[in-house]
Context: one part of a larger RNA
């Protein structure tokens, strides 16, 4: 000097930041991911018209279910990881990419189911079984094939070993979905080419400690065939060979998320990696796959385990390292707040719905910054305190007193921007502006032997105590305790811990 700080004493206001460093300990409760009726059948309610009073038709609204998209983002945490995890520079002739943009070309004609619903049954519940009926942008054949894929043939172009790429025939394979509107016109769907974005994989180099870890290795190292993947590859498998790594530190152990940066320092360097941003990893512990463009998936599924809860004992339910909040641990870290008004995200044609992301407010001097606690005058240097050589000195222009001011706080009134066309403001009656009142409501903490700015008195008597180092205290202690005075900082001050 710097802290994500805590502790003691003290504490007026505001702005901007920031706030579980410990138990990746356990969690009550609420909320944090939905949306689309313009994909589909049905149901409830309302309105209108008709009615043979059974109901029918149309419109609106709400919707459990089927279906689509989203739930892989956003948010949290740092356990693990010494690794292509990260940083940086490249490669991919070894790859993928939903939604978005541009372009090309299509959307023909059929079929069988099923949820919802209804009947029966089982279960304490969670939930389930079975019969019947029905729709689709759900599912499945068929058709068509500009095109794409596979195999093989011929003719070119290019490159970096494997290769990449253009053209022409051949054989085989591959599509689709409809919907809104009176219409104009929209919204969608299939195939293909390109773009954008995002991602996978590979490589050079770089950044911890221990040699009191010296040898390590059997899918191990390489090859061939096969499998697998979007894709190269011992990634996996069978067989074959016997290799591969290592003092330029293999292997083992310990520690640790990495970076932009932060902090210190003249710099070089050191230490650190909170908040914010990028990447990674994880989601009760371990394992696994499913769906999907993408997951091996925080608020999805399955299995095992520990734990908690419910139970009719047969069986079930759960996962805050999301936002609040609780217990525990700890020196220590906040509200079970308001709002989707803004920014951004998901769905939707839209209206809109959802959004503890986010925007705000609350709490904490935790930090930084700013402001205030008054200004001018005022000597008979009042009273009082302290000291005294008893003359006086000092607190001290300090107070009183006089004249003012009105920051902050207070009262009353007005009152935003933030909202790019209309509507829409949580913050907020906030900021800000005006008026009014009246010095009133607002100063402490540490230190005073030297380092080091600041001295006397009393008490104590190697006691009680102080102390960062040197050292003070045993009867005159500027070093202990108190008082007066002084000094330094100041809404803080001091000491503790950590780093430079």
């Nucleotide at each position: 000097g710097a802290c994500u700080a805590a502790c003691g004493c003290u504490g007026g206001c505001g702005g901007c930041g920031u706030g579980c460093c410990u138990a990746a300990c356990a969690c009550a409760u609420g909320c944090a991911a939905g949306u689309c009726g313009a994909a589909c059948g049905g149901g409830g309610c309302c309105c209108u018209g008709g009615u043979u009073c059974g109901c029918c038709a149309g419109g609106g609204u709400c919707u459990a279910g089927u279906g689509g998209c989203a739930g892989a983002c956003g948010g949290g945490u740092g356990a693990g990881u010494a690794a292509c995890a990260c940083g940086u520079a490249g490669g991919u002739a070894a790859u993928g990419u939903a939604c978005c943009c541009u372009c090309u070309u299509g959307c023909u004609g059929g079929g069988g189911a099923u949820a919802c619903c209804u009947g029966u049954c089982c279960g304490a519940a969670a939930g389930g079984a079975u019969g019947g009926u029905u729709a689709a942008u759900a599912c499945c054949g068929a058709a068509u094939g500009a095109g794409c894929c596979a195999c093989g043939a011929c003719c070119g172009g290019g490159g970096c070993a494997u290769c990449c790429u253009g053209g022409u025939g051949g054989u085989g394979g591959c599509a689709a979905a409809c919907u809104g509107g009176c219409a104009a016109c929209g919204g969608g769907c299939g195939a293909g080419a390109g773009g954008a974005u995002c991602a996978g994989c590979c490589u050079g180099c770089g950044g911890a400690c221990c040699a009191u870890c010296a040898g390590c290795u059997g899918g191990u190292u390489g090859g061939u065939g096969g499998g697998g993947u979007a894709a190269c590859g011992g990634c996996c498998u069978a067989c074959c060979a016997a290799g591969g790594c290592g003092a330029c530190g293999a292997c083992g152990g310990u520690u640790a998320g990495c970076c932009g940066g932060u902090u210190u320092g003249a710099g070089a360097g050191g230490a650190c990696g909170a908040u914010c941003g990028g990447c990674c990893a994880c989601a009760c512990u371990g394992g696994g796959a499913c769906u999907g463009a993408a997951a091996c998936a925080c608020g999805g599924c399955c299995c095992a385990g520990a734990c908690u809860c419910c139970u009719a004992c047969g069986g079930g339910a759960g996962g805050c390292a999301g936002c609040a909040g609780u217990g525990a641990g700890g020196a220590a870290u906040a509200u079970u707040g308001c709002g989707c008004a803004a920014u951004g995200g998901g769905c939707g044609a839209a209206a809109g719905c959802c959004u503890g992301a986010c925007g705000c407010a609350g709490c904490g001097a935790c930090g930084c910054c700013g402001c205030g606690u008054g200004a001018g005058g005022g000597a008979u240097g009042a009273a009082g305190g302290c000291c005294u050589u008893c003359g006086g000195g000092u607190c001290g222009u300090a107070a009183a007193c006089c004249u003012c001011u009105g920051u902050c706080a207070g009262u009353g009134g007005g009152g935003a921007a933030g909202a790019g066309a209309a509507c829409g403001g949580a913050c907020g009656g906030u900021a800000c502006c005006c008026a009014c009142u009246g010095a009133g409501g607002a100063a402490g903490c540490a230190u005073c032997g030297g380092c080091u700015u600041a001295c006397u008195a009393c008490g104590u008597g190697c006691c009680a105590g102080c102390a960062g180092c040197c050292g003070c205290g045993g009867u005159a202690a500027u070093a202990c305790g108190u008082a007066g005075g002084a000094u330094g900082c100041a809404a803080g001050c001091g000491g503790u811990g950590u780093c430079c």
This is a predicted structure of a 500-nucleotide part of an RNA (small-subunit ribosomal RNA, 5' domain) from an uncultured bacterium.
Its Rfam family is "Bacterial small subunit ribosomal RNA".
Its mean pLDDT, the model's own confidence on a scale to 100, is 88.